Large-subunit ribosomal RNA, domain II from a Chloroflexota bacterium, 689 nucleotides, folded computationally.

[in-house]
Context: one part of a larger RNA
RNA sequence: GCCGGUGAGUUACGCUACGUCGCAAGGUUAAGUGACGGAAGUCAUGGAGCCGUAGCGAAAGCGAGUCCGAACAGGGCGAUUGAGUGGCGUGGAGUAGACGCGAAACCUGGUGAUCUACCCAUGGGCAGCGUGAAGUCCGGGUAAAACCGGAUGGAGGCGCGAACCUUCUUGUGUUGCAAAACGAUUGGAUGACUUGUGGGUAGCGGUGAAAUGCCAAACGAACCAGGAGAUAGCUCGUUCUCCCCGAAAUGCAUUUAGGUGCAGCCUUGGAAAUAUCUCCGGCGGAGGUAGAGCUCUGGAUGGGCUAGGGGGCUUACCGCCUACCAAACCCAACCAAACUGCGAAUGCCGCCGGACAAAGUCCGGGAGUGAGACAGUGGGGGAUAAGCUCCAUUGUCGAAAGGGAAACAGCCCAGACCACCAGCUAAGGUCCCAAAGUUCACGCUCAGUGUACAAGGAUGUUGAAUUGCAAAAACAGCCAGGAGGUUGGCUUAGAAGCAGCCACCCUUUAAAGAGUGCGUAACAGCUCACUGGUCGAGUGAUUCUGCGCCGAGAAUUCAACGGGGCUAAGCGUGACACCGAAGCUGUGGGUCAUCCGCAUUAGGCGGAUGGCGGUAGGGGAGCGUUCGUUUCAGCCGAGAAGGGGUAGCUGCGAGGCGCCCUGGAGCGGAGCGAAGUGAGAAUGCCGGC
Repeated sequence: GCCGGUGAGUUACGCUACGUCGCAAGGUUAAGUGACGGAAGUCAUGGAGCCGUAGCGAAAGCGAGUCCGAACAGGGCGAUUGAGUGGCGUGGAGUAGACGCGAAACCUGGUGAUCUACCCAUGGGCAGCGUGAAGUCCGGGUAAAACCGGAUGGAGGCGCGAACCUUCUUGUGUUGCAAAACGAUUGGAUGACUUGUGGGUAGCGGUGAAAUGCCAAACGAACCAGGAGAUAGCUCGUUCUCCCCGAAAUGCAUUUAGGUGCAGCCUUGGAAAUAUCUCCGGCGGAGGUAGAGCUCUGGAUGGGCUAGGGGGCUUACCGCCUACCAAACCCAACCAAACUGCGAAUGCCGCCGGACAAAGUCCGGGAGUGAGACAGUGGGGGAUAAGCUCCAUUGUCGAAAGGGAAACAGCCCAGACCACCAGCUAAGGUCCCAAAGUUCACGCUCAGUGUACAAGGAUGUUGAAUUGCAAAAACAGCCAGGAGGUUGGCUUAGAAGCAGCCACCCUUUAAAGAGUGCGUAACAGCUCACUGGUCGAGUGAUUCUGCGCCGAGAAUUCAACGGGGCUAAGCGUGACACCGAAGCUGUGGGUCAUCCGCAUUAGGCGGAUGGCGGUAGGGGAGCGUUCGUUUCAGCCGAGAAGGGGUAGCUGCGAGGCGCCCUGGAGCGGAGCGAAGUGAGAAUGCCGGC
């Protein structure tokens, strides 16, 4: 891992609701006792008790009333309106282990120091080599000492290094030789050394040269048994079928936030009811949002006017000026969630009318949900960031399959009862992959734009508008002129149109700046503005607009149309076809609800209308397994159960029946009843392989 087996809402008691049966203003017995019986038990008996028939009051008590009260006042709870009670079944909550498995822990009583920590008693072990303390002796030395030298001596948690103890580093090993080893290497090796044997200390404890270490291979509190099925607001699992409906991820509260209570939303039974709900139309309302506005509250710009202030002048006082700051006021133009002299659309409330069709309301039983997600819109937070976060509102997913978006819960279309080798459409598409137009008409684009991107940039190109110049000849090109006072003045070494400052005149003219750019040290030189000629028809500027261009750099190779490929098979506008879904239609069938008819009690037949996606969850109807009971004077060696197979019949299905093989002795149908009643999952449990 697979297969087989096994494996989870049970039982008791009282309560509550519903169903059903008995009796009914009543209902019912409990223990006990008796009879029968082998027993289990059955039938009698037993009226104690309990519930109901009357309530109110704390109570005495009174009573259709009663309590508070002085009250015949008022108010509270009642009556006036009668149905209960016992059994059985089912749903629910409660108490019990209470659907199953699962802690880490807590407590009680014991078992452990044969491992290990420390201690006690008594024993054992430590090759060899080296170093050479004190002391002593001798010599020197001293007044005597000290001291020096030589020898002797043999100290030491001394040195090197086996046994022994240890384990620093690394390799191997890692289903190992081994639940800690092996190889190499290291540390200690007369000591705080090491080791044998016997003994001691025990878990709220011991021991610890102290690491929370060790206390029998897992010690922040050992192990074993018990309390014990501890508790688990947590995780996982929870077994047959079909039919109807179908949520929530919100509000408030919570030692509360992944739990729970109440409400909301779902389901089911009952009741009232032609009302209610929903939608449409009309009428009538409340409101201060969007927008707008600037009166108010604030903000904020320019100008005017003018207190006050600053600065300057003057100054005994008084005054004067001000390209400074500036309140109030005036004019103009603005801004605001917490501004409003205005003010929608929607939405909301009420009334009337209409439509729809059972949605709405109330009273009971049962829930689940209370982590939501994305998208559009209106906002808060954030950075007018986030597949961000928090509200509001609508939708989808959640709990929704189908078609489209290449693929893609939340986007677009559309809500799957079943069948069909029939038809029409939606979104989206119609050159090929690949169903359907190489369709039609008119434009645009040349960028493969389409098939990613901004500020910004550009004689790309389409359309529109405004405006300048132009047959008295424009624009562009070409030919020619472009002068004089004058080298303007200043400045400067110089400054002559052309470093810089000031001014920017006059004259000759068809025209020509006290000079547009290049240039020189300064001049010179080239050129422009401006003018004439030549030529002969358009030529400039600005704004708006459609489609394009540049801006444009990322990691495996095209890789930013799904691909091929396309100049339309791209973009815009219009038109007609077609394709395209589980949508709609057609045909047949099933089922549910309501209604009708026939038949009449059968869940019957026929018809009409409408419904039938579905998680949590509610409701309904069934299949199958084991056992009991009644019945079939059922089946069976002419072959039961069980096992294997099956192309037959039957039921929507769980299944049932038949047939063949096997098997070799029991088994079934129908009615009712009772449950150890259905397996694929629980890192389930046991077994096999």
It matches the Rfam family "Bacterial large subunit ribosomal RNA". Gene Ontology terms of the family: ribosome and structural constituent of ribosome. The RNAcentral record of the full RNA draws on ENA.